[in-house]
About this RNA:
The prediction has a mean pLDDT of 81. The RNA shown here (Guanidine-I riboswitch aptamer) has 106 nucleotides and comes from Roseicyclus mahoneyensis. Of the family's consensus pairs, 100% are formed in the model.
RNA sequence: GCGCAGAGCAUUUAGGGUUCCGCCCGGGUUCGGGGUCUGGUCCGAGAAAUGCGGCCGCGUCGGCAAAUUCCGGCACGGUACACGGCGGGCCAAAAUCCCGGGAGAG
Numbered sequence: 001g002c003g004c005a006g007a008g009c010a011u012u013u014a015g016g017g018u019u020c021c022g023c024c025c026g027g028g029u030u031c032g033g034g035g036u037c038u039g040g041u042c043c044g045a046g047a048a049a050u051g052c053g054g055c056c057g058c059g060u061c062g063g064c065a066a067a068u069u070c071c072g073g074c075a076c077g078g079u080a081c082a083c084g085g086c087g088g089g090c091c092a093a094a095a096u097c098c099c100g101g102g103a104g105a106g
Base pairs, nucleotide, nucleotide: 008052009051010050011049012048015043016042020040021039022037023034024033025032026031054079055078056077057076059074060073061072062071063070081101083104087099088098089097
């Protein structure tokens, strides 16, 4: 420098805060405060897990006048590796979420 399937979704976990619930405090009630409250709702990983799907390789079967070429089914295999700020953004707010497999480093 070039090429290459290496791009998805869902559920869950690590993690996260505090809109709502609960809990605690104040208050006669409406209400106010507390996340330096274990929790429920909620957010949630490229470098976490599982499942599904997609794509790639290869074999085989079927379709049509015909098939190495088009369309589809099935089986097997592959889908590697991965240190990472500061700062900014979303929602109520924060975050391993998004900017971002970024900047940078090796």
It was read from a public genome assembly, where an Rfam model found it.